Predicted 3D model of a 75-nucleotide RNA (transfer RNA) from a Mycoplasmataceae bacterium. Model confidence (mean pLDDT): 80 of 100. The organism belongs to Mycoplasmataceae, within Bacteria. It matches the Rfam family "tRNA". Gene Ontology term of the family: triplet codon-amino acid adaptor activity. The RNAcentral record of the sequence draws on ENA.
[in-house]
RNA sequence: UGGGAUAUAGCCAAAUGGCAAGGCAAAGGACUUUGACUCCUUCAUUUAUUGGUUCGAAUCCAGUUAUCCCAGCCA
Numbered sequence: 001u002g003g004g005a006u007a008u009a010g011c012c013a014a015a016u017g018g019c020a021a022g023g024c025a026a027a028g029g030a031c032u033u034u035g036a037c038u039c040c041u042u043c044a045u046u047u048a049u050u051g052g053u054u055c056g057a058a059u060c061c062a063g064u065u066a067u068c069c070c071a072g073c074c075a
Stems, first nucleotide, its partner, number of pairs: 001071007010024003018055001026042005048064005
């Protein structure tokens, strides 16, 4: 320098262009003499970022950023 892949909550992770699942963690509550276990509730105005397409975008298109892989150039 060229090509490819990935980016979603504190962590892991799903999601045919049509309500952003689930698990762990965390917070609150129930239960218990206390704790653990169990149960209930809450937890994404923004899906890396900036634009575009569309009635409608995590999803499609373009740019940018970060990480990883492959190839190459110089030394």